A computed fold for a 72-nucleotide RNA from Elusimicrobia bacterium ADurb.Bin231, annotated as transfer RNA.
Its Rfam family is "tRNA". By type it is a transfer RNA. Gene Ontology term of the family: triplet codon-amino acid adaptor activity. From the family's description: Transfer RNA (tRNA) molecules are approximately 80 nucleotides in length.
The coordinates come from a structure-prediction model, not an experiment, and the mean pLDDT is 82.
It was read from a public genome assembly.

RNA sequence: GCCCCUAUAGACUAGCGGUUAGGUCACCACUCUUUCAAGGUGGCAGCAGGAGUUCGACUCUCCUUAGGGGCA
Numbered sequence: 001g002c003c004c005c006u007a008u009a010g011a012c013u014a015g016c017g018g019u020u021a022g023g024u025c026a027c028c029a030c031u032c033u034u035u036c037a038a039g040g041u042g043g044c045a046g047c048a049g050g051a052g053u054u055c056g057a058c059u060c061u062c063c064u065u066a067g068g069g070g071c072a
Base pairs, nucleotide, nucleotide: 001071002070003069004068005067006066007065010025011024012023013022018055027043028042029041030040031039048064049063050062051061052060
């Protein structure tokens, strides 16, 4: 230098162009318990950044950024 893959809450992860972006753990509140833990109910919190295509984009395209792999 070229090519390929990945990027979704504090962590892990699902998501075949129309979903209120789902789940588990963590955190917060309530409940249960003499108390703690476990359990139950509710809540907080997310699409790496920019542009394009489209009536509509986490999803498709391009560029950038970061990480991983291959070739030279």